[in-house]
RNA sequence: AAUCGAUAAUGGCAAACUUGCCGAAAGGCAGGGACGCAAAGCCACAGGCCUAAAGGAGCAUUCCUAUGGCGGCUGGGUUACCGAA
Repeated sequence: AAUCGAUAAUGGCAAACUUGCCGAAAGGCAGGGACGCAAAGCCACAGGCCUAAAGGAGCAUUCCUAUGGCGGCUGGGUUACCGAA
């Protein structure tokens, strides 16, 4: 230095649920709360998934569509703390 990841140390994040606010929704932000997480830090680049306001088709209750989202679904990129085996 790279890889790797302890029943180590110092710290960090925070699922479900819940309160308030934002949003058409998906979802997000903040408080509470901890199921978990070694990148559960950051980036929607590839795949995947969610929603469908506006628009389009049908004219009907439905369908299509992301310009809206999800990084705690999988890859990829990028940055970083610690150091047993």

A computed fold for an 85-nucleotide RNA from Paenibacillus sp. OAS669, annotated as c-di-GMP-I riboswitch aptamer. Of the family's consensus pairs, 95% are formed in the model. Rfam family: c-di-GMP-I riboswitch aptamer. Rfam's curators write: GEMM was predicted in a large-scale screen for bacterial structured RNA regulatory elements.